[in-house]
Model confidence (mean pLDDT): 83 of 100. c-di-GMP-I riboswitch aptamer from Shewanella sp. SNU WT4, 84 nucleotides, folded computationally.
RNA sequence: UUAAAUUAAUGGCAAACCAGUAGAAAUACUGAGACGCAAAGCUUCCGGUCUAAGGGGAUUACCUAAGAUAGCGGAGUUGCAGAA
Repeated sequence: UUAAAUUAAUGGCAAACCAGUAGAAAUACUGAGACGCAAAGCUUCCGGUCUAAGGGGAUUACCUAAGAUAGCGGAGUUGCAGAA
């Protein structure tokens, strides 16, 4: 110096439920609230999953992401503390 395990201190984030707002929906944001999180900071690049407005279609089927999910996984990138 790098990696891994346990761990101290100071802090951080915030699932479900509820209310409001936006949206076609999935969901997101705000408030309230803590299930959890060492990247639960950031990026849809890869895979998965959800939705299907528009488009396609045999027109109540079904297919489709330019939508969503980074708290589904991988990858990339940045980063606080660090006692024993």